[in-house]
Predicted 3D model of a 350-nucleotide part of an RNA (small-subunit ribosomal RNA, central domain) from an uncultured organism. Its mean pLDDT, the model's own confidence on a scale to 100, is 87. The full RNA is in RNAcentral, with records from Greengenes.

Context: one part of a larger RNA
RNA sequence: UUGGGCGUAAAGGGCAAGUAGGCGGUGGCAAAAGUCGGGCGUGACAAAUCUUGGCUCAACCGAGAGGGGUCGUUCGAAACUAGGUCACUAGAGGGCAGGAGAGGGAGGCGGAAUUCCUAGUGUAGCAGUGAAAUGCUUAGAGAUUAGGAAGAACACCAGUGGCGAAAGCGGCCUCCUGGUCUGCACCUGACGCUAAGGGGCGAAAGCUAGGGGAGCGAACGGGCUUAGAUACCCCGGUAGUCCUAGCUGUAAACGAUGGAUACUAGAUAUUGGGGGUUAAAACACCCUCAGUGACGAAGCAAACGCGCUAAGUAUCCCGUCUGGGAAGUACGGCCGCAAGGUUAAAACUC
Numbered sequence: 001u002u003g004g005g006c007g008u009a010a011a012g013g014g015c016a017a018g019u020a021g022g023c024g025g026u027g028g029c030a031a032a033a034g035u036c037g038g039g040c041g042u043g044a045c046a047a048a049u050c051u052u053g054g055c056u057c058a059a060c061c062g063a064g065a066g067g068g069g070u071c072g073u074u075c076g077a078a079a080c081u082a083g084g085u086c087a088c089u090a091g092a093g094g095g096c097a098g099g100a101g102a103g104g105g106a107g108g109c110g111g112a113a114u115u116c117c118u119a120g121u122g123u124a125g126c127a128g129u130g131a132a133a134u135g136c137u138u139a140g141a142g143a144u145u146a147g148g149a150a151g152a153a154c155a156c157c158a159g160u161g162g163c164g165a166a167a168g169c170g171g172c173c174u175c176c177u178g179g180u181c182u183g184c185a186c187c188u189g190a191c192g193c194u195a196a197g198g199g200g201c202g203a204a205a206g207c208u209a210g211g212g213g214a215g216c217g218a219a220c221g222g223g224c225u226u227a228g229a230u231a232c233c234c235c236g237g238u239a240g241u242c243c244u245a246g247c248u249g250u251a252a253a254c255g256a257u258g259g260a261u262a263c264u265a266g267a268u269a270u271u272g273g274g275g276g277u278u279a280a281a282a283c284a285c286c287c288u289c290a291g292u293g294a295c296g297a298a299g300c301a302a303a304c305g306c307g308c309u310a311a312g313u314a315u316c317c318c319g320u321c322u323g324g325g326a327a328g329u330a331c332g333g334c335c336g337c338a339a340g341g342u343u344a345a346a347a348c349u350c
Stems, first nucleotide, its partner, number of pairs: 003322004007304002012318001014201002021194003025088005033081002035077007042069001049065006091191001092188003095184005103177007110154001114150008125136002162169002206247006215241002220236004258317006266295001268293010299306002323350003332343004
């Protein structure tokens, strides 16, 4: 490679937009590149197959025949694929009218809490634990009242809830801005799907420079515990956590489940729309679209389980696996300031 696979056995890229490439809706016309059929040409020798001959047989050697092609040329066929052309509207996009939302960016504002500072009241403890001690406190702590400062995070609402491609997003207001759902069926007329490489986004920690620093808190110091205690528990506490600009590019980046399209029982909960029934509103009931859950028929599955949000039935495209260890390592390349990342073996061994 072929084959078979990828929820949990090895295996879905962290995520999306998109280039090449691969694949691609309905009807007509002409043409005939692929495709199919016929004719002609060619397909060296040897081998192989069949028939047959020669060495006493066989191996071996000789003769004949047939077969053998991504072949050339010519004449045809026109269903399918490709190319051309003319149309279409069911895919896709746009328009109009409505809707929901912690989607993103910037600016401003707010209250509770915490810590600190100042002042008042007030006096002997406070804090902490399984129990303690270190620690704070008569230089007046803790408690309490008033005033002030700072930084970070937004209780309740809050939900199997919502939004986003993922990472992720939660106080309130304003501005800028992306996506999405429903209804109408007005416009374009296949404009589509997927996506190697490349470019972009990408939690936390970490790095560079400048700010900021309340609380928390790696490292570190002290106290306990213990045989020891480089821990768990306690008292402190620096980087960091926050902001701005840049870098890093990894996670159990998980639904451990790539994307798209179509089809395949039901009943149930919930979010956002639309329509209908009832004289109207609410409620209720029925239908329907888009999402999010928990059950479950058929089917699938080694089982667990999955089951219209498929792991069912099919098609297209990408990624990826091929016994365990050595090893996601070495070497080399590329990237990075570094930490390191990415690509990725072998000897040997079982």